[in-house]
RNA sequence: GCGGAUGGCUGGAUGAUCGCGGGGGCCGCAGGGUCCACGAGGAAAGUCCGGACUCCGGAAAGCACGGUGCCGGGUAACGCCCGGCCGGGGAAACCCGAGGGAAAGCGCCACAGAGAACGAGACCGCCGGCGAUCCGUCGCAGGCAAGGGUGAAACGGUGGAGUAAGAGCCCACCGCGGGACGGGCAACCGGACCGGCACGGCAAGCCCCACCGGGAGCAAUGCCAAAUAGGGGCCCCGCGUCCGCGAGGACAGGGACGCUUCAACCCGAGGGGCCCGGGUUGGCAGCUCGAGGCCCGCCGGCAACGGCGGGUCCAGAGGAAUGGUCAUCCAGGGGCGGCGACGCCCCGGACAGAAUCCGGCUUACAGGCCAUCCGCGCAU
RNA sequence: GGUCCCAUAGCUCAACUGGAUAGAGCAGCCGACUUCUAAUCGGCAGGUUCGGGGUUCGAUUCCUCGUGGGAUCG
Numbered sequence: 001g002c003g004g005a006u007g008g009c010u011g012g013a014u015g016a017u018c019g020c021g022g023g024g025g026c027c028g029c030a031g032g033g034u035c036c037a038c039g040a041g042g043a044a045a046g047u048c049c050g051g052a053c054u055c056c057g058g059a060a061a062g063c064a065c066g067g068u069g070c071c072g073g074g075u076a077a078c079g080c081c082c083g084g085c086c087g088g089g090g091a092a093a094c095c096c097g098a099g100g101g102a103a104a105g106c107g108c109c110a111c112a113g114a115g116a117a118c119g120a121g122a123c124c125g126c127c128g129g130c131g132a133u134c135c136g137u138c139g140c141a142g143g144c145a146a147g148g149g150u151g152a153a154a155c156g157g158u159g160g161a162g163u164a165a166g167a168g169c170c171c172a173c174c175g176c177g178g179g180a181c182g183g184g185c186a187a188c189c190g191g192a193c194c195g196g197c198a199c200g201g202c203a204a205g206c207c208c209c210a211c212c213g214g215g216a217g218c219a220a221u222g223c224c225a226a227a228u229a230g231g232g233g234c235c236c237c238g239c240g241u242c243c244g245c246g247a248g249g250a251c252a253g254g255g256a257c258g259c260u261u262c263a264a265c266c267c268g269a270g271g272g273g274c275c276c277g278g279g280u281u282g283g284c285a286g287c288u289c290g291a292g293g294c295c296c297g298c299c300g301g302c303a304a305c306g307g308c309g310g311g312u313c314c315a316g317a318g319g320a321a322u323g324g325u326c327a328u329c330c331a332g333g334g335g336c337g338g339c340g341a342c343g344c345c346c347c348g349g350a351c352a353g354a355a356u357c358c359g360g361c362u363u364a365c366a367g368g369c370c371a372u373c374c375g376c377g378c379a380u
Numbered sequence: 381g382g383u384c385c386c387a388u389a390g391c392u393c394a395a396c397u398g399g400a401u402a403g404a405g406c407a408g409c410c411g412a413c414u415u416c417u418a419a420u421c422g423g424c425a426g427g428u429u430c431g432g433g434g435u436u437c438g439a440u441u442c443c444u445c446g447u448g449g450g451a452u453c454g
Stems, first nucleotide, its partner, number of pairs: 001376010012329007020039002023036005041351001045362002048360005053217004058262001060261004065213005070084005085099001086097004100208002105206002107202003123148002125144003129140004156174005175197001176195003181190003221285004231276007240251004253267003292314001293312008330349001332347006381453007390406004399437001408424005430446005
């Protein structure tokens, strides 16, 4: 210098001026006026996961249903993150993997092909025997599965020995199954020795195993005010026994979420569930100080992350503010002039935009910058 | 803002438990019949199965990411 890999940062700056939002100070009886500081993002997005919070009748056990899926760790939690293992790709840096179980069971494997999952299958072919023959071959009953062919997939692979031809029939290595023992927390790795080929693929088909999950969502929910006829329809359950003068008590019975059981609660002549219609459509809380973020330092850890100390409060609106204009500069693109350095003019700033909050993932993103690593070339 | 659903020819819908040429009606084009038109009959064309990626031998179907549309909740 060129090519590549990984991890981050940034994504206009400054000033003036006119506005918008909520907050604070001052003035005013009030409408309001004035001053001050503050006011979008790395994704605020998709709403795909996980929580906080609130309500539902405790969200307790089991079933159903849904999700996750190598191992260890991190975390409030996770399908996220970190480290490792195994498999695959790359020359390397490094990258990718929904990565449990197919010897628990069921199901499927179209077309082609002789045969598609059971010790299955013989189309071409190979082999010896018998018979026929026009000496080219043909037929019959057998043996075989090396080679060809079909297919995504054909019942171990390569080499040798062996044979009429062949075959795990036998042998060596590899693969496969089991495995003493050794290493590792584990996934897993190595492996003496044994077996002797049996055990194809699909679980993002049903299923099995392990673990997790009660349901709904801030338009949740609570309060105030206003309004109104407590309107109409459908369905389910129930009128018990005993004690007590009585209030009441005990035991049965009934009442709910997908289902069952239990705790608690409610019911005694009423209780509960669903649907339709009418009215009001104002205010306050929830609301932003929180498992918090950011900056700095120290300690533990390979890391994710955790602990301690200090500093700073960093949007809280509620149909919804965060914007416009001008000037100068900074990137970027184009044109003209010039040998060149350079000068002048024009265009022009990615994706997008909070809506209860937080941790992630995914998706979108013009351009610019930094760090580390790998390979090649050149110079020393 | 939350939750849920759908997408196949110009339109309305099929396609079984994943199996190879994705079908049907209406509409369109050509021809026949008719003096002409309609109706009828015969034939033809028309598909990125919303887009990308994955699982599988094989995807309209299964999984995932996006795009567009719809419904509902105070």